Context: one part of a larger RNA
Molecule: large-subunit ribosomal RNA, domain II
Organism: Chloroflexota bacterium
RNA sequence: GCCGACGAGUUAAUCUGUGUAGCCGGUUAAGUCACUCAGUGACGGAGCCGUAGCGAAAGCGAGUCUUAAUAGGGCGAUUAUGGUUGCACGGAUUAGACCCGAAGCCGGGUGAGCUACCCAUGGCCAGGGUGAAGCUCCGAUAAUCUCGGAGUGGAGGCCCGAACCGGUCAACGUUGCAAAGUUGUCGGAUGAGCUGUGGGUAGAGGUGAAAUGCCAAUCGAACUCGGUGAUAGCUGGUUCUCCCCGAAAUGUAUUGAGGUACAGCCUCAGAUGUUAGCUAAUGGAGGUAGGGCACUGGAUGGACUCGGUGAGAGAGCAUCUUGCCAACUCCAACCAAACCACGAAUGCCAUUAGCCAAAAUCUGGGAGUGAGACUAUGGGGGCUAAGCUCCGUAGUCGAGAGGGAAACAGCCCAGACCAUCAGCUAAGGUCCCCAAGUACAGGCUAAGUGGUAAAGGAAGUAGGAUUGCCCAGACAGCCAGUAGGUUGGCUUAGAAGCAGCCAUCCUUUAAAGAGUGCGUAACAGCUCACUGGUUGAGUGGUGCUGCGCCGAUAAUCCAGCGGGGCUAAAGCCUGUCACCGAAGCUAUGGAUUCCAGCUUGCUGGGAUGGUAGGGGAGCGUUCCUCCGGCAGUGAAGCUGCUCCGUGAGGAGUAGUGGAGCCUGGGGAAGUGAGAAUGUCGGC
Numbered sequence: 001g002c003c004g005a006c007g008a009g010u011u012a013a014u015c016u017g018u019g020u021a022g023c024c025g026g027u028u029a030a031g032u033c034a035c036u037c038a039g040u041g042a043c044g045g046a047g048c049c050g051u052a053g054c055g056a057a058a059g060c061g062a063g064u065c066u067u068a069a070u071a072g073g074g075c076g077a078u079u080a081u082g083g084u085u086g087c088a089c090g091g092a093u094u095a096g097a098c099c100c101g102a103a104g105c106c107g108g109g110u111g112a113g114c115u116a117c118c119c120a121u122g123g124c125c126a127g128g129g130u131g132a133a134g135c136u137c138c139g140a141u142a143a144u145c146u147c148g149g150a151g152u153g154g155a156g157g158c159c160c161g162a163a164c165c166g167g168u169c170a171a172c173g174u175u176g177c178a179a180a181g182u183u184g185u186c187g188g189a190u191g192a193g194c195u196g197u198g199g200g201u202a203g204a205g206g207u208g209a210a211a212u213g214c215c216a217a218u219c220g221a222a223c224u225c226g227g228u229g230a231u232a233g234c235u236g237g238u239u240c241u242c243c244c245c246g247a248a249a250u251g252u253a254u255u256g257a258g259g260u261a262c263a264g265c266c267u268c269a270g271a272u273g274u275u276a277g278c279u280a281a282u283g284g285a286g287g288u289a290g291g292g293c294a295c296u297g298g299a300u301g302g303a304c305u306c307g308g309u310g311a312g313a314g315a316g317c318a319u320c321u322u323g324c325c326a327a328c329u330c331c332a333a334c335c336a337a338a339c340c341a342c343g344a345a346u347g348c349c350a351u352u353a354g355c356c357a358a359a360a361u362c363u364g365g366g367a368g369u370g371a372g373a374c375u376a377u378g379g380g381g382g383c384u385a386a387g388c389u390c391c392g393u394a395g396u397c398g399a400g401a402g403g404g405a406a407a408c409a410g411c412c413c414a415g416a417c418c419a420u421c422a423g424c425u426a427a428g429g430u431c432c433c434c435a436a437g438u439a440c441a442g443g444c445u446a447a448g449u450g451g452u453a454a455a456g457g458a459a460g461u462a463g464g465a466u467u468g469c470c471c472a473g474a475c476a477g478c479c480a481g482u483a484g485g486u487u488g489g490c491u492u493a494g495a496a497g498c499a500g501c502c503a504u505c506c507u508u509u510a511a512a513g514a515g516u517g518c519g520u521a522a523c524a525g526c527u528c529a530c531u532g533g534u535u536g537a538g539u540g541g542u543g544c545u546g547c548g549c550c551g552a553u554a555a556u557c558c559a560g561c562g563g564g565g566c567u568a569a570a571g572c573c574u575g576u577c578a579c580c581g582a583a584g585c586u587a588u589g590g591a592u593u594c595c596a597g598c599u600u601g602c603u604g605g606g607a608u609g610g611u612a613g614g615g616g617a618g619c620g621u622u623c624c625u626c627c628g629g630c631a632g633u634g635a636a637g638c639u640g641c642u643c644c645g646u647g648a649g650g651a652g653u654a655g656u657g658g659a660g661c662c663u664g665g666g667g668a669a670g671u672g673a674g675a676a677u678g679u680c681g682g683c
Stems, first nucleotide, its partner, number of pairs: 001683006011095014025049003031043005053060002063075004098237002101234001105227006116201009125191001127160003130156001134152007164188003169184004203219001205215003212221001240618006250263005264369002266366007274358001275359001277355008290342001291340002296336003300332004305326001307325007372397010402413003417590004422586003428580003431564003437577001439576006450566001456550002460547004465542005477534005483507003488502003513528001517526002591608008619672001621669006628662003637656008
């Protein structure tokens, strides 16, 4: 891992509701008696509920309490009918209370054969090195002080290094040789050394050269049994079928935030009987969007001019001139969630009609939910960031399948009762993959734009608008001219149109600047403006619109159309007609249910997606009871096939098997397995 078996809402008491049965007041409990055990029947009226309530009570009583009150008010009575005792089912409470699951707490015991420390009594430490004290001798010395030397001697938590004890570093080992090892290396090795045997200290404790270490592979409190089915607002699991309805992820509160209570939303039963919803008309409340600037504030320019201040003139704290800051007032133009002399659309409240045929409200039984998500839109927070966060409104998902968006809970279309090799459509599509137009008409695009993106940039291209010049010849090209005073003055080494500063006139002309650019050291030279000729019809500027271009950079070849591929399109815009396309709609047949009609099964109409959850109807298993049956001429069980039922399931038949089994009525449950890191067994 698979297979098989086992495996989870039970039982009791009390309360409450629904259904059903008995009685009209209901009912017995313990117990007693009878009968053949089990058990059944009878008796048994203590008791319980009901028949009257109110008050804390005394108490009063269809009333009573409060109170001074014959006032008001509270709870009752009056009406509807109900009461009580069983049984079944839903729910609650108390019990382990649907099942499994802690870490833990407490009590009684068992442990020091591991390990920590202690006590008693034993054992062990190759070899080598160093050479303390003391002693002896010699020397120095006046010295038996003291010092030096030699010898002897053999001290030391001394040195090197086996046994022994330890465990530094590394590799291997990591389903190991081993639940801590192996190999190499390393530390101690006469000591606070190592070790045998016997004994001692016990869990609220011991022991500890102290690490919360160790106390039997377990230690921030051992193990074991018991309290014990501790508790678990937590996780997991919770077993047959069909039918009807069908949520919530919100508010308030909470030692509350992943829990719970009440409300909201769902379901079932009863009651009310159009009260709900939609549309229209009418009547209302309101201060949002927008708009506005009288108010409250913000904020710009100008005028006027208090106030403050700098400078100047003036003999002067007079006065005048000129700047800067700037109140009030006026003019102009603005801004505001916490501004308004204005002010919608929607929405909301109400009245009256109409439409709808399904709503609404109340009472009671049962819930679940109280982590929501995205999209659109009105906003707050944030960066007018987030697949961000928090509210309002709507939709979808959640709990919704089908078609489209290549794929894609939340987007677009559309809500799946069942069947059909029938039809029509929606979104979206119609060259091929791939069902349907290589459709039609008119434009645009040349960028594969389409098939990502901005500020910004550009004689892209198409179409409007407007404004110059132009047959008295424009624009472009070509031919020619482009002069004189003069090298203007200044500056400068030089400055001659052309480094720079100032001025920018006059003349000849068809025209020609005291010079547009290149150029020179400065000149020169080339060129332009301007003019003539040639040529012969359009040529410039500005602004708007459509579609394109650049801007454009990422990490595994293409990888920003799903692919192929597409250019008078298979791209984009406008218009038109066809077609395809879904579980939508229709057609035909069928099922269930609700309503209506007729009337007891037909007709017509509606409905039938669904998680949590509520309600209804059933299938099957084991056992008991009653009736009726089957079986060696073959029961149950097992295997295959066929048939029936919407389904759980049922029946038949063939084989196997070899002794029990079943229909129908009723009853009782150890009553249904795929999941629980489930339990046990097998492989």